Predicted 3D model of a 692-nucleotide part of an RNA (large-subunit ribosomal RNA, domain II) from a Planctomycetota bacterium. The RNAcentral record of the full RNA draws on ENA. NCBI's taxonomy places the organism under Bacteria, Pseudomonadati, Planctomycetota. It matches the Rfam family "Bacterial large subunit ribosomal RNA".
[in-house]
Context: one part of a larger RNA
RNA sequence: GCCCGCGAGUUAAUCUGUACGGCGAGGUUAAGGGCUUAAGGCCCGGAGCCGAAGCGAAAGCGAGUGCGAAUAGCGCGAUUCAAGUCGUGCGGAUUAGACCCGAAUAGAUGUGAUCUAUCCAUUGCCAGGAUGAAGCGGCCGUAACAGGCCGUGGAGGUCCGAACCCGUUGGUGGUGAAAAAUCAUGGGAUGAGCGGUGGAUAGGCGUAAAAGUCGAGACAAACAUCUCAAUAGCUGGUUCUCCCCGAAAUGUAUUUUGGUACAGCGUCGCGCCAAUAACCGACGGAGGUAGAGCUACUGAAUGGGCAGGGAGCCCUCACGGGUAUCCGGCCUAACCAAACUCCGAAUUCCGUUGGUCGUACCGCGGCAGUGAGUCCUUGGGGGAUAAGCUCCAUGGACGAGAGGGAAACAGCCCAGAUCGACGGCUAAGGCCCCUAAAUCAUGCUGAGUGCGAAAGGAAGUGGGAGUGCAAAGACAGCCGGGAUGUUGGCUUAGAAGCAGCCAUCAUUUAAAAAGUGCGUAAUAGCUUACCGGUCGAGCACUCCUGCGCCGAUAAUAUACGGGACUAAGCAUGAUGCCGAAGCCUCGAGUGUGCACCGUCUGCGGACGGUACACGCGGUAGGGGAGCGUCGGACGAACCUGCGAAGGAAGACCGUAAGGACUUCUGGAGGAUGUCCGAGUGAGUAUGCGGGC
Numbered sequence: 001g002c003c004c005g006c007g008a009g010u011u012a013a014u015c016u017g018u019a020c021g022g023c024g025a026g027g028u029u030a031a032g033g034g035c036u037u038a039a040g041g042c043c044c045g046g047a048g049c050c051g052a053a054g055c056g057a058a059a060g061c062g063a064g065u066g067c068g069a070a071u072a073g074c075g076c077g078a079u080u081c082a083a084g085u086c087g088u089g090c091g092g093a094u095u096a097g098a099c100c101c102g103a104a105u106a107g108a109u110g111u112g113a114u115c116u117a118u119c120c121a122u123u124g125c126c127a128g129g130a131u132g133a134a135g136c137g138g139c140c141g142u143a144a145c146a147g148g149c150c151g152u153g154g155a156g157g158u159c160c161g162a163a164c165c166c167g168u169u170g171g172u173g174g175u176g177a178a179a180a181a182u183c184a185u186g187g188g189a190u191g192a193g194c195g196g197u198g199g200a201u202a203g204g205c206g207u208a209a210a211a212g213u214c215g216a217g218a219c220a221a222a223c224a225u226c227u228c229a230a231u232a233g234c235u236g237g238u239u240c241u242c243c244c245c246g247a248a249a250u251g252u253a254u255u256u257u258g259g260u261a262c263a264g265c266g267u268c269g270c271g272c273c274a275a276u277a278a279c280c281g282a283c284g285g286a287g288g289u290a291g292a293g294c295u296a297c298u299g300a301a302u303g304g305g306c307a308g309g310g311a312g313c314c315c316u317c318a319c320g321g322g323u324a325u326c327c328g329g330c331c332u333a334a335c336c337a338a339a340c341u342c343c344g345a346a347u348u349c350c351g352u353u354g355g356u357c358g359u360a361c362c363g364c365g366g367c368a369g370u371g372a373g374u375c376c377u378u379g380g381g382g383g384a385u386a387a388g389c390u391c392c393a394u395g396g397a398c399g400a401g402a403g404g405g406a407a408a409c410a411g412c413c414c415a416g417a418u419c420g421a422c423g424g425c426u427a428a429g430g431c432c433c434c435u436a437a438a439u440c441a442u443g444c445u446g447a448g449u450g451c452g453a454a455a456g457g458a459a460g461u462g463g464g465a466g467u468g469c470a471a472a473g474a475c476a477g478c479c480g481g482g483a484u485g486u487u488g489g490c491u492u493a494g495a496a497g498c499a500g501c502c503a504u505c506a507u508u509u510a511a512a513a514a515g516u517g518c519g520u521a522a523u524a525g526c527u528u529a530c531c532g533g534u535c536g537a538g539c540a541c542u543c544c545u546g547c548g549c550c551g552a553u554a555a556u557a558u559a560c561g562g563g564a565c566u567a568a569g570c571a572u573g574a575u576g577c578c579g580a581a582g583c584c585u586c587g588a589g590u591g592u593g594c595a596c597c598g599u600c601u602g603c604g605g606a607c608g609g610u611a612c613a614c615g616c617g618g619u620a621g622g623g624g625a626g627c628g629u630c631g632g633a634c635g636a637a638c639c640u641g642c643g644a645a646g647g648a649a650g651a652c653c654g655u656a657a658g659g660a661c662u663u664c665u666g667g668a669g670g671a672u673g674u675c676c677g678a679g680u681g682a683g684u685a686u687g688c689g690g691g692c
Base pairs, nucleotide, nucleotide: 001692002691003690004689005688006687011096012095013094014093015092016091017090018089019088020087021086022085023084026050027049028048032044033043034042035041036040054061055060064076065075066074067073099237100236102234106227107226108225109224110223111222117201118200119199120198121197122196123195124194125193126191128160129159130158131156135152136151137150138149139148140147164188165187166186169184170183171182172181203219205215206214240626241625242624243623244622245621250263251262252261253260254259264370265369266367267366268365269364270363271362275359276360278356279355280354281353282352283351284350285349286348291343292341293340298337299336302333303332304331305330306329309327310326311325312323313322314321315320373398374397375396376395378393379392380391381390382389403414404413405412418588419587420586421585423584424583425582429578430577431576432563433562434561438575439574440573441572442571443570444569450565456550457549460547461546462545463544464543465542466541467540468539469538477534478533479532480531481530483507484506485505488502489501490500513528517526518525589616590615591614592613593612595610596609597608598607599606600605627681629678630677631676632675633674634673638670639669646665647664648663649662650661652659653658
């Protein structure tokens, strides 16, 4: 992992609803007792409880009562328009383990020192080699000591190194040979050494050369059992079917933020049949947003002008005067604002009224779930006018929504799937091939743009508008001229058109700058403006706009889904077609409403049939109806050795859970119908047991 089996809302009491039943202004017994039976029942028992009366804190009073001085008022009650109570099933709550499994914990009582820590008693072990302390002896030496030398001697948490003890480093091992080893290497090895046997210390305690170490493979409090089904606002799991409806991820509060309470939103029942809700039209109101505006306020703020009001600075004995400064004022032009408004929409909201619709509204009650939301459009706050960001609002979708499109793609576009059809029409989107469906017309693009991107850049190209020049010859090219005063003045070493400053005149002319650029040390030289000639028809510039070009660098080759395409790209127009679970057609089922028919009836209605209308996506969740399993009752009859249950196979039936039938197997019990009662349905719980 697979298969088979087991595996989770139960039971009791109380309360509260609901359905049904009994009795009813009453209802009902509890403990206990009597009788009796095959199981089981029947009968006593009125203690007590609920209801029929309330009000008050209470005494108490009573259809009233409390407050009060009150025969006043108000509160809570009564008013015949009155119903309860007991039981059973089911929904829910509370208390209990309370749907099941799951802690880390806490406490109590015991069991452990055969592992290990320390201690006590006793008893063992340490090859061999090296070094050579004290002491002692002899000799030398000293006044005597001291001291020296040679021996002797054999000390030491001494040295080297086996046994023994340890575990330094590396490899191997790492579903191991082994839940700590092995191989090599290494440390200690007469000592605070190592071991044997017996004994001592025990769980908030021991022991500890101290590491929170060790106390039997476990230790920041051992192990066993119990309290104990501890608790778990947490995670996981929770078993048959069909039908109707169908949410929420918000607000407020919270030792609260992944929990909960109340409200909101769902469902079911009852009430309300008069009005409500929703939508549309008309009318009447509310408002200060968008926009706009500001000599209409509060602020902000640019340019120009005016007068110089104040300040600063300068001049002045003073009067006063000056001003490239600061502040303020006035005029003028153009502006800005969430916390500005002289103004001011659309939408929205409220009301009245008419219409549409037909209970959708509202009230009471049973039962919930939700209270992590997400993306998209639009209006905003935060952020960086970032985020698949975050916080609100508004609408939508997903959530809980399948189908078609977007290559693929919860939240985008189209469209809301009851079931069936080898019928039809469409939506978004498409119509060369993959791949269902296409043609025509007029333009544009030449970049594979299409099929990713900005500021910015460019004689790309199409369309439009404008200005100027042009047969008195434009534009471009070519030929020629391009001069004189003068090297203008200043400056400068020099400055001659051409470093720089100032001025920029005049003359001759067809025209020619006190000079456009290059150049020289300065000149020179080349060139331009400008003019003539040649040529002979358009030229130059500006703006708007369509489609293209560059800008364009990222980590595995690929920025139309692919092939491929010059139309199969783009724009405009036309006519077709394809295309979905949408719509239509045909058939079927089912819910609700209404009508009719039939059967039954306790007269309320229930069931069946027919026609019509509107419905039938669905998670959490609410409601309804069923299937099947086990056991039982009615209960006698029924099936069964001419073969029950169970098992296997099969092309049958039913909307589903499921149900028949036949054959084989099996070898003794088993239904159908109506009802009752449950250890009643398995795929998931790293579920449990077994098998493979």